The prediction has a mean pLDDT of 80. This is a predicted structure of a 93-nucleotide RNA (TPP riboswitch aptamer (THI element)) from Marinoscillum furvescens DSM 4134. NCBI's taxonomy places the organism under Bacteria, Pseudomonadati, Cytophagales, Reichenbachiellaceae, Marinoscillum furvescens.
[in-house]
RNA sequence: GCUACACUUUAGGGGUGUCUGGCGACAGACUGAGAAAUACCCUUGGAACCUGAUCCCGGUAAUGCGGGCGAAGGGAAAAGUUGCGAUGCGCUC
Repeated sequence: GCUACACUUUAGGGGUGUCUGGCGACAGACUGAGAAAUACCCUUGGAACCUGAUCCCGGUAAUGCGGGCGAAGGGAAAAGUUGCGAUGCGCUC
C1' cells in the first nucleotide's frame, strides 16, 4: 500500500414435482424461495441445480415430504460503489 461482507448494473446458470376433479381447456389440495411463475433462487467464499438414484432410513393421501448420502463428483461473472481488517498478499528500508 492492497484485499471483506453487503449493495447496484449488466451477463449467465437452474428447477418446475405429488394427488384430486374434468372429454378438454383448466381448477383445487400438499411441501417449498420458487411447482413455466412479468416470477423465484444461484453465480467459484459455488448444497441454486445435476450425477450417484428405479439409492438408504423415517413419514405421508401421495411425492426428494424430512434426514442420510455430502469433508463425494460436477456446476454458471465481470465491472462499479461503500469500506472492516489482518494472523493474508505485494513493495521498500